[in-house]
Predicted 3D model of a 480-nucleotide part of an RNA (small-subunit ribosomal RNA, 3' major domain) from an uncultured bacterium.
Model confidence (mean pLDDT): 83 of 100.
Context: one part of a larger RNA
RNA sequence: UGACGGGGGUCCGCACAAGCGGUGGAGCAUGUGGUUUAAUUCGAUACAAAGCGAAGAACCUUACCUACUAUUGACAUUUAUAAAAAUAAACAGAGAUGUUUAGUGCCUAUUUAUAGGAAUUUAUAAACAGGUGUUGCAUGGCUGUCGUCAGCUCGUGUUGUGAAAUGUUGGGUUAAGUCCCGUAACGAGCGCAACCCUUAUUCUUUGUUGCCAGCGAGUAAUGUCGGGAACUCAAAGAAAACUGCCAGUGAUAAGCUGGAGGAAGGUGAGGAUGACGUCAAGUCAUUAUGGCCUUUAUGAGUAGGGCUACACACAUGCUACAAUGGUAUAUACAAAGAGAAGCAAACUUGCGAAAGUAAGCAAAUCUCACAAAGUAUAUCUUAGUUCGGAUUGGAGUCUGCAACUCGACUCCAUGAAGCAGGAAUCGCUAGUAAUCGUGGAUCAGAAUGCCACGGUGAAUAUGUUCUCGGACCUUGUACA
Numbered sequence: 001u002g003a004c005g006g007g008g009g010u011c012c013g014c015a016c017a018a019g020c021g022g023u024g025g026a027g028c029a030u031g032u033g034g035u036u037u038a039a040u041u042c043g044a045u046a047c048a049a050a051g052c053g054a055a056g057a058a059c060c061u062u063a064c065c066u067a068c069u070a071u072u073g074a075c076a077u078u079u080a081u082a083a084a085a086a087u088a089a090a091c092a093g094a095g096a097u098g099u100u101u102a103g104u105g106c107c108u109a110u111u112u113a114u115a116g117g118a119a120u121u122u123a124u125a126a127a128c129a130g131g132u133g134u135u136g137c138a139u140g141g142c143u144g145u146c147g148u149c150a151g152c153u154c155g156u157g158u159u160g161u162g163a164a165a166u167g168u169u170g171g172g173u174u175a176a177g178u179c180c181c182g183u184a185a186c187g188a189g190c191g192c193a194a195c196c197c198u199u200a201u202u203c204u205u206u207g208u209u210g211c212c213a214g215c216g217a218g219u220a221a222u223g224u225c226g227g228g229a230a231c232u233c234a235a236a237g238a239a240a241a242c243u244g245c246c247a248g249u250g251a252u253a254a255g256c257u258g259g260a261g262g263a264a265g266g267u268g269a270g271g272a273u274g275a276c277g278u279c280a281a282g283u284c285a286u287u288a289u290g291g292c293c294u295u296u297a298u299g300a301g302u303a304g305g306g307c308u309a310c311a312c313a314c315a316u317g318c319u320a321c322a323a324u325g326g327u328a329u330a331u332a333c334a335a336a337g338a339g340a341a342g343c344a345a346a347c348u349u350g351c352g353a354a355a356g357u358a359a360g361c362a363a364a365u366c367u368c369a370c371a372a373a374g375u376a377u378a379u380c381u382u383a384g385u386u387c388g389g390a391u392u393g394g395a396g397u398c399u400g401c402a403a404c405u406c407g408a409c410u411c412c413a414u415g416a417a418g419c420a421g422g423a424a425u426c427g428c429u430a431g432u433a434a435u436c437g438u439g440g441a442u443c444a445g446a447a448u449g450c451c452a453c454g455g456u457g458a459a460u461a462u463g464u465u466c467u468c469g470g471a472c473c474u475u476g477u478a479c480a
Stems, first nucleotide, its partner, number of pairs: 001480002003477003007474007015464002019428005026319008034310002042053002064305006073128001077127007087102006106117005130294002133292003139288001141283003144279001146277001151190006157166003170181003196271004201239007211228002215226003242265001245259005321421001325380007337368003342361002347356003387418001392413007434456007
């Protein structure tokens, strides 16, 4: 000087407390461990692994296993020799592949039949290719974490023999090393804040595919038409918030408390943004890369299987256990997205999943697309039920060469556990929690996951004694 303390002081955080809803019990989905297996490919392992890499394993993917294959190779560049592009057909085979047959083209030269060449392919030979093999404790790059915590440093000066100190400590204050005052320090840098994006208010400009107040026309109905530029909305630009104003308080400071005006008030809300560093944290399987290993195989091709196994344990979710509910009928109101090998209206058929046919739309125009919780009426009457839907049987639809291992969905039947979950434990402070539906990426097909969107919309916070984590000052130390 640090680190540590079941030392002290000050302060902060959904850290506790106050509340609301869960997890832990049930069924199922997904991931992991374990076990099994020919293989169940590999990685990730307290917080910070476990709906994680994987934004989507039937084949492919695929790295694993079994069997069958070839060895300059599936892929790249080059050289030498010889022969042949392409393309089509038949046969054998699970296929990869093998055998056989037919069979030429382009450019140049000339004797029109040869010679040379280009691209492409085959065979042989050689340099070499290849490796999701190993080492993340050899590395780059990227990422997690403490933590969006308020810290981490430097120059000059000064103090000390020196390691070092000072500045950065002290008194206040702040979300903040934020600012003020003091001060052997004076300044500066990386962080904080601001500058960026979205959102909340207003104005100006421009009005199509968007809008429709007033005027006219028309319809069973609809901005449908003429038209309009008010409103909504769409972008582009601008204004607005700064403790600016008032009062109190404070040290006449920084600030704090209350108020006015205002759409918004003291960081308005949300996002992006992550200092010096820590964990030899994670990744050699994104890619790059040193060393090591392999080269008739640890590389390559093909078919089938496996990654989907199942006594069990754990993690994250979904659905429930019902009346603030289930069922039936009627009816209201979104936002944000996607669409050409695509989204598909309307019509017809089917109980339905869907099928047939077919307008429009590269989209503020058309389509996906009926939002659902809600509201109104009726019914069920506390029951393992008209709750709950697992499981199983049968019949189908769709995607796709192909749904047996191993897809999703539909209809009929079946109708399991479950009556609120022990110890323990998680999230959340406002348009938040809770609850309701909608869309997208990936994608032929295949979400209860992920990412986004809006609808409805709470309760509680006396406080900092305690638990956990963190910041600063100080003290002790047999630690470095």
Its Rfam family is "Bacterial small subunit ribosomal RNA".